Source information
A computed fold for an 87-nucleotide RNA from Ornithinibacillus bavariensis, annotated as c-di-GMP-I-GGC riboswitch aptamer.

[in-house]
RNA sequence: ACUGAUAAAGGCAAACUAUUUGAAAAAAUAGGACGCAAAGCCUAGGGUCUAAAGCCAUUUUUGGUUAUGAUCGCCUGGUUACCAAAG
Numbered sequence: 001a002c003u004g005a006u007a008a009a010g011g012c013a014a015a016c017u018a019u020u021u022g023a024a025a026a027a028a029u030a031g032g033a034c035g036c037a038a039a040g041c042c043u044a045g046g047g048u049c050u051a052a053a054g055c056c057a058u059u060u061u062u063g064g065u066u067a068u069g070a071u072c073g074c075c076u077g078g079u080u081a082c083c084a085a086a087g
Stems, first nucleotide, its partner, number of pairs: 002087001003084002011036002016031006034073001040079003044076003047071003054065004
């Protein structure tokens, strides 16, 4: 350095519930633990989700389209980092 124990110290926290924010996806806080060795950070590439505004159509209130929105607990990449058995 790679690697990653039925190790130790510590860390994060899915679903769900409550409150708040948001057009929505979703997010924040509290509770709660399914899991996680980067489930720390960066939307940089891809994927996925949403569609208020815009654009197009329309029977005029509905349909389509689009990320600039969301997700790093979908994957890849970048970057920083705790511990230390075996190999």
It was read from a public genome assembly, where an Rfam model found it. The coordinates come from a structure-prediction model, not an experiment, and the mean pLDDT is 87.